[in-house]
Context: one part of a larger RNA
RNA sequence: GAGUAGCGAUAAACAGAGUGAAAAGCUCUGUCGCCGAAAGCCCAAGGUUUCCUGCGCCACGUUCAUCGGCGCAGGGUGAGUCGGCCCCUAAGGUGAGGACGAGAGUCGUAGCCGAUGGGAAGCGGGUUAAUAUUCCCGCACCGAACAAGAAUGCGAUGGGGGGACGGAGAAGGUUAAGCAGGCCGGGUGAUGGAUGUCCCGGUUUAAGCGUGUAGGCGUGGCCCUUAGGCAAAUCCGGGGGUCUUAGCUGAGGCGUGACGACGAGAGUGAGCUUGCUCACUUGAAGCUGCCGAUACCCUGCUUCCAAGAAAAGCCUCUAAGCUUCAGUUCUUGAUCGACCGUACCGUAAACCGACACAGGUGGGCAGGAUGAGUAUUCUAAGGCGCUU
Numbered sequence: 001g002a003g004u005a006g007c008g009a010u011a012a013a014c015a016g017a018g019u020g021a022a023a024a025g026c027u028c029u030g031u032c033g034c035c036g037a038a039a040g041c042c043c044a045a046g047g048u049u050u051c052c053u054g055c056g057c058c059a060c061g062u063u064c065a066u067c068g069g070c071g072c073a074g075g076g077u078g079a080g081u082c083g084g085c086c087c088c089u090a091a092g093g094u095g096a097g098g099a100c101g102a103g104a105g106u107c108g109u110a111g112c113c114g115a116u117g118g119g120a121a122g123c124g125g126g127u128u129a130a131u132a133u134u135c136c137c138g139c140a141c142c143g144a145a146c147a148a149g150a151a152u153g154c155g156a157u158g159g160g161g162g163g164a165c166g167g168a169g170a171a172g173g174u175u176a177a178g179c180a181g182g183c184c185g186g187g188u189g190a191u192g193g194a195u196g197u198c199c200c201g202g203u204u205u206a207a208g209c210g211u212g213u214a215g216g217c218g219u220g221g222c223c224c225u226u227a228g229g230c231a232a233a234u235c236c237g238g239g240g241g242u243c244u245u246a247g248c249u250g251a252g253g254c255g256u257g258a259c260g261a262c263g264a265g266a267g268u269g270a271g272c273u274u275g276c277u278c279a280c281u282u283g284a285a286g287c288u289g290c291c292g293a294u295a296c297c298c299u300g301c302u303u304c305c306a307a308g309a310a311a312a313g314c315c316u317c318u319a320a321g322c323u324u325c326a327g328u329u330c331u332u333g334a335u336c337g338a339c340c341g342u343a344c345c346g347u348a349a350a351c352c353g354a355c356a357c358a359g360g361u362g363g364g365c366a367g368g369a370u371g372a373g374u375a376u377u378c379u380a381a382g383g384c385g386c387u388u
Base pairs, nucleotide, nucleotide: 013031014030015029016028017027018026032385033384034383035382040365041364042363043362046345047344050343051075052074053073054072055071056070060068061067080141081140082341083340084339086119087118088117092113093112094111098107099106100105122139123138124137125136126135142337143336144335146333147332148331149330150329151328152327153322154321158317159316160315161314166304167303168302169301172297173296174295178290179289180288181287182203183202184201185200186199187198188196204261205260208256209255210254211253215249216248217247220243221242222241223240224239225238226237228236229235262286265282266281267280268279269278270277271276272275305308351360352359367379368378369377
């Protein structure tokens, strides 16, 4: 220079009470304003304790601070079913043998590793200051090995099936969600009117189990035969005969789950800010219609050409072998289900940007009025007023 520029979106504050040495900024209450396809909610990545409570205010916070993502201390993350681990493979990596190279090494078959993909099983309610599909309550489900009973050709690293898949388009059936009415509980107000076609609130309930619907696919059984499936086969495929329309799949609804839970409110008690908070008890109605998804049926249907992963789990067939055993199937019972993640932020003051930085950041949810609409404007739940 200069007590100058600046104090980081012009979404906005004001009052009362409290605490305190001190209050524009903290807490509570009331009013006002802003977002509302977000500035709300849930997850992934990343961060790694920032979460909750108590006590603090040197420093950090672009001001103050009694406050804080700050300091100190204590506490907090509970799983057979959510995810990982596990089984399986893709790109890619690695790579026994092998090829090449003077070598270091490079390439590469089988194999192995490798999810962003495939593979068993959980829902509703309650609860904490802080976790919950994990704890508690209620009702479920899956797998493994064991025992008993019954039946019985079992057996794989091999064969077959299946898993198993593209783009576009259209329709139907449903549900979620919403709206209206009915029903239940409460109100009816100092002002011209308002017992009414008035006002406010509520009207919620899962997985599982049973039934097997709208719809979709579609022949299937038995017998004979067989140069294919690198061996075998009763399996698959090819051929023939005969009878036949079986069977598979499939949302939703209904019943049960539920004489339960939840539920507006009411009552009692405590605390104080005297109209709020907390605890306990009790608890009404809980239906009908309309509208209606981008969700489900649908890995479906129609159509097109560029013709749209693999492997395992699973089903089946036999080989070697075993064959009064073992093994396999069904039912019942009892047992077991380890380990790791789980707090919190997550369009952000907690991630990536040197910062509490107007930048960047993948997926899901998507109320009401208006409307073709996820536009626009207003608004609910919820969250904020962006730290002079």
RNAcentral holds the full RNA, with entries from MGnify. The part of an RNA shown here (large-subunit ribosomal RNA, domain III) has 388 nucleotides and comes from a soil metagenome. The prediction has a mean pLDDT of 87.